[in-house]
Context: one part of a larger RNA
RNA sequence: GGCACAUGGGGAAUGCCUUGGCGCUAGAAGCCGAACAAGGGCGUAGUGAGACUGCGAUAAGCCACGGUCAGCCGUCUGGCAGGCUAAGCCGUGGAUUCCCGAGUGGGGAAACCCGAUGCCGCGCGUUCGCGCGCGGUGUCAUCUCUUUAAGAGAGGGUAAGCGGGGGAACUGAAACAUCUAAGUACCCCGAGGAAAGGAAAUCAACCGAGACUCCCUUAGUAGCGGCGAGCGAAAAGGGAAUAGCCCAAACCGGGUGAGACUAAACGGCUCAGGAGCUUACGUCUCACGGGUGUUGUAGGGCUCGGUCAGGAUGCUACCUGAGGCAUCCGAGGAGUUACAAAGCGCGACGAUAGCUGAGCAGCACUGGAAAGUCUGGUCACAGAGGGUGAUAGCCCCGUAGGCGAAAUUGUCGUGUCUCCUUGAUCGAGAACCUGAGUACGGCGGGACACGUGAAAUCCUGUUGGAAUCUGGGGGGACCACCCUCCAAGGCUAAGUACUUCUAGCGACCGAUAGCGAACUAGUACCGUGAGGGAAAGGUGAAAAGCACCCCAAGCAGGGGAGUGAAAGAGAACUGAAACCGUGUGCCU
Numbered sequence: 001g002g003c004a005c006a007u008g009g010g011g012a013a014u015g016c017c018u019u020g021g022c023g024c025u026a027g028a029a030g031c032c033g034a035a036c037a038a039g040g041g042c043g044u045a046g047u048g049a050g051a052c053u054g055c056g057a058u059a060a061g062c063c064a065c066g067g068u069c070a071g072c073c074g075u076c077u078g079g080c081a082g083g084c085u086a087a088g089c090c091g092u093g094g095a096u097u098c099c100c101g102a103g104u105g106g107g108g109a110a111a112c113c114c115g116a117u118g119c120c121g122c123g124c125g126u127u128c129g130c131g132c133g134c135g136g137u138g139u140c141a142u143c144u145c146u147u148u149a150a151g152a153g154a155g156g157g158u159a160a161g162c163g164g165g166g167g168a169a170c171u172g173a174a175a176c177a178u179c180u181a182a183g184u185a186c187c188c189c190g191a192g193g194a195a196a197g198g199a200a201a202u203c204a205a206c207c208g209a210g211a212c213u214c215c216c217u218u219a220g221u222a223g224c225g226g227c228g229a230g231c232g233a234a235a236a237g238g239g240a241a242u243a244g245c246c247c248a249a250a251c252c253g254g255g256u257g258a259g260a261c262u263a264a265a266c267g268g269c270u271c272a273g274g275a276g277c278u279u280a281c282g283u284c285u286c287a288c289g290g291g292u293g294u295u296g297u298a299g300g301g302c303u304c305g306g307u308c309a310g311g312a313u314g315c316u317a318c319c320u321g322a323g324g325c326a327u328c329c330g331a332g333g334a335g336u337u338a339c340a341a342a343g344c345g346c347g348a349c350g351a352u353a354g355c356u357g358a359g360c361a362g363c364a365c366u367g368g369a370a371a372g373u374c375u376g377g378u379c380a381c382a383g384a385g386g387g388u389g390a391u392a393g394c395c396c397c398g399u400a401g402g403c404g405a406a407a408u409u410g411u412c413g414u415g416u417c418u419c420c421u422u423g424a425u426c427g428a429g430a431a432c433c434u435g436a437g438u439a440c441g442g443c444g445g446g447a448c449a450c451g452u453g454a455a456a457u458c459c460u461g462u463u464g465g466a467a468u469c470u471g472g473g474g475g476g477a478c479c480a481c482c483c484u485c486c487a488a489g490g491c492u493a494a495g496u497a498c499u500u501c502u503a504g505c506g507a508c509c510g511a512u513a514g515c516g517a518a519c520u521a522g523u524a525c526c527g528u529g530a531g532g533g534a535a536a537g538g539u540g541a542a543a544a545g546c547a548c549c550c551c552a553a554g555c556a557g558g559g560g561a562g563u564g565a566a567a568g569a570g571a572a573c574u575g576a577a578a579c580c581g582u583g584u585g586c587c588u
Stems, first nucleotide, its partner, number of pairs: 001587009015573001016538002020509002022506009031157002039100003042056003046080002050076003062094007071084003105114003115140011142154004146149001162190005172179001176226001202209002213240004223231002244491003247435001251291002255288007267278003270322005296469001298434003302429007310329007330422006343416010354403003360376003364373002377394002379383001385397003440464008450476001471486005525532002548560004
């Protein structure tokens, strides 16, 4: 030096464990903010220097109400001291809530600096007018709107989801340019608990359907495509959920306002007759408001006629009659998510604390410990699960089942309340209305699964530019026939997306895994910054955490002693290998 065996150190794999994650299901909830948010800074405890949690100068808390309970004074933190105990803890509603932050009196290098002014209190001075200082409490930003005020609103935040405005490249095409990636990432704006969309100028195919949204299917089909790579429908069918409405216009009026005109008339004063009035109560134009009205087998308005249809009162400039209008009652209907809009009361069922809740023993065995084994019982609408010194239906918490709210709150029902109708319908006439720089065309683009193509359809930068129901759009160039629908105004719940909470589940992970984060984690640390971003779990059933003695100057470390089932569990489970020793044997 090598090999073998034995025995250690070192090291952290492995095994076991789980406080934490991941995914999904169901139910509930879904915006916060000048009444100062989100997020922070700084404070706050008897002993706290630090971190977390809570709270705000009333500062791990104050008040009220309800529930619960014999303990309590949050965690790391296990000590000491001193207290409280109708405390504490949980829930509901209040009070307080420094400074920064939209930051909003002005400024500013956020958490700071500097003002003006009103009121209250105190002090000093006073020429009694007040001035100065301190403390407390208010006000003072900008923009928009309006009824111009003691007014209302906005501003900022927001994980994911949503709508809109902009909008890449890597990449793929085995290069690359059309194309793709992709209308993705990203930026901006906006709204909501969802958003968007939505009641056919839609589809279809000569049969018919009947708003929108979402899912399945159609179908990787029809198609598009340097016909490459790739992109990729729709109708029909099956489900989820269902809900339909309102304007503009024609027309009406002794509505309101502005302007123009003037014949006593062939106009107006509702009509008929009479009597009268009329420079505005008439006529025309415009604006506002009310009524009417809202569609495609066209509908509505206007005129005329027919049929049926409550009451009372008043008005209809003088009389009579008819008609009309208004109000009230009655009758009928509807309603708080659209079609108008606020509540309030009661009831039911929930939510936010909780309560109750059956059933085992053995000085039998093993063991440190019984829940194991043995023996004998018992409950079960409860044998889900967790804990307890090993594996417990019956020990504990629970579980099935049952019960419960002073306060706040949700849904539903009902009453009150509110609103609407009180004329509808049929027929005829006449030709008044039915969304214009629109539809549509040209040029340039974009969206449609569709890359300009035979390219319809939709949007529009530019340039032209209709029709008016005997009208107009669509049916994938275009034309005819036929069918179908009615644009150029608006609103609309549900089914859908996402997140949080609660409950539950998992042929999900088990500390190099699972979230980056099981632990002081978006921490430490790195970076000027945007930003990047860790490592790190396990004594034991219980600290019973090694009194005391010895070695050592003192520590560290170790040896005894003691605790414990175990200390070869001693600051840590188990403890593989690499690596480093020691002892013995053999070989050289």

This is a predicted structure of a 588-nucleotide part of an RNA (large-subunit ribosomal RNA, domain I) from a Dehalococcoidia bacterium. Model confidence (mean pLDDT): 80 of 100. The RNAcentral record of the full RNA draws on ENA. Rfam family: Bacterial large subunit ribosomal RNA.